[in-house]
Context: one part of a larger RNA
Molecule: small-subunit ribosomal RNA, 3' major domain
Organism: metagenome
RNA sequence: UGACGGGGACCCGCACAAGCGGUGGAGCAUGUGGUUUAAUUCGAUGCAACGCGAAGAACCUUACCUGCCCUUGACAUACAGUGAACUUUCCAGAGAUGGAUUGGUGCCUUCGGGAACGCUGAUACAGGUGCUGCAUGGCUGUCGUCAGCUCGUGUCGUGAGAUGUUGGGUUAAGUCCCGCAACGAGCGCAACCCUUGUCCUUAGUUGCCAGCACGUAAUGGUGGGAACUCUAAGGAGACCGCCGGUGACAAACCGGAGGAAGGUGGGGACGACGUCAAGUCAUCAUGGCCCUUAUGGGCAGGGCUACACACGUGCUACAAUGGUCGGUACAGAGGGUCGCAAUACAGCAAUGUGGAGCUAAUCUCAGAAAGCCGAUCGUAGUCCGGAUUGGAGUCUGCAACUCGACUCCAUGAAGUCGGAAUCGCUAGUAAUCGCGAAUCAGCAUUGUCGCGGUGAAUACGUUCCCGGGUCUUGUACA
Repeated sequence: UGACGGGGACCCGCACAAGCGGUGGAGCAUGUGGUUUAAUUCGAUGCAACGCGAAGAACCUUACCUGCCCUUGACAUACAGUGAACUUUCCAGAGAUGGAUUGGUGCCUUCGGGAACGCUGAUACAGGUGCUGCAUGGCUGUCGUCAGCUCGUGUCGUGAGAUGUUGGGUUAAGUCCCGCAACGAGCGCAACCCUUGUCCUUAGUUGCCAGCACGUAAUGGUGGGAACUCUAAGGAGACCGCCGGUGACAAACCGGAGGAAGGUGGGGACGACGUCAAGUCAUCAUGGCCCUUAUGGGCAGGGCUACACACGUGCUACAAUGGUCGGUACAGAGGGUCGCAAUACAGCAAUGUGGAGCUAAUCUCAGAAAGCCGAUCGUAGUCCGGAUUGGAGUCUGCAACUCGACUCCAUGAAGUCGGAAUCGCUAGUAAUCGCGAAUCAGCAUUGUCGCGGUGAAUACGUUCCCGGGUCUUGUACA
C1' cells in the first nucleotide's frame, strides 16, 4: 500500500421489511445431468451453465454411427494435353458412381493464339467443426451504470509511498460548495444522440372530414375542404428560472405558483482502470502440435427425438372474480411479388376451388382478446381439467415409419392451490388479455424479440440477511 475481520462509523440497492403474483406438489413442453446406445456430434457448469450457442435436427442442416465409394481430391493458384460451354436418352446401382448415347460447335483475334468453362495427367499443394481459449487476436459475460481509477508539477517521507482523492455540508454521482501543501489535468458521472409526453410553423396523399353539396341499403363513396386527427421535417418548452422557508451571505434541500411536463419528466443506446489464466481455436482470424489412400472428400440409411431416474426454465390447470353458448365494442406495432391474398362457393373443421387487389398510410395477413349485454351450469373430480389412447382426415415436402404441424369424432388420466425451501416486481410497474415478427418448404397455443388493451397493492423503517461504496481500526496474510 492492499486484502481480510462472526471490528467500528456513515451511505446505497426489490437487499430486508410492507405488499402482490409465482416456483417447489400434478400433467405436458423444453434444456441439463445420469444411464443406455453402433452413434445418442460438440461446446456452456455457483451467482455470471441448464427454453444457453440453436432466429426453427424428417433428408439437407450434421460436425456423430454403420455400410458403400474417391485419393492433386468437394474448394484455390501454377504447368502440360485435349475438348467450346452446355445438353438428350438408356442401362447397372440404395445412392455416390460407372457404362453407353443425342444435339451443339459459340466469343475475341495481329490468324500465332487468347478468355470463360469441362475432362485427363504430373507435382508443388489443397483439406481438417482434429488438439491446445493455460500460446493468441477479435468479440462477449461479470462485479456494475457501482462511482470510482489515475496522471503532471509541487510539497512531505531515507524509502516503499503519502498528499491531491482526506475534512464540514450536499448529491443519483470524485455532483457541487466551503475549507485545506497543494495547484491543475485525463478516463469515468452528467450533457450532447434516439424515443415518448405539450404546443407552434410548414406540407396535405394513399391518411383526415368540421362546415357546404351529391349519392347509397350502408361506407370519405363523390365534388370539395385544409379546420381536426394523423403523418414527418423544422422550431418552442424545464433552467431550482420565479416566490417563501431552512442552510454558513455557499452548494443544496423543503414547500408553493405557473405549466402538458418539476427538480435526471419516463424509457433506450452508452459500461472507466481493472477482476475472474471467466467464455469462445465449432462464427471468423491465428502461433504451435497432429492427420495426409485419411483425423480429408462423396453417398445411402440411422442417430442428435433413446429413458429406471435427478435438477433447472416454462406452459396448462385444479375452477363460479369461473366454464360453455348467443349477441356486441375498442388497439398498437409489424410482414407481404419465389409473396400477402379479399368477395364468392364446397366442407362440421383443418382446408380446398378460384382469383379481385396490392412492390402497399391505397390491397392484404386481420376475426384482436380480456371487456360489455343476455342464457345456462350450482360445488360435483363436475358442462372443471385436459394428458393419454383409438379411428377418420387436411397441409407442406422426393419423402412425415423411426421423427412434422393441424382438424373432426370417440376416450377422458393426474390434479381440489402444493413440505423444507425459493424467485420476480415500486407504476402505466406487477398481475392479466390478446396481436405481430425473425428463423422458416413445413414445424414455437408453451421459446425469443417486440406491440398494444385492462390495470392494482405496499414501502413504518434500515435492527437483521445478501451485495456494494467511503473513512477508520486490528492483523502472526501478500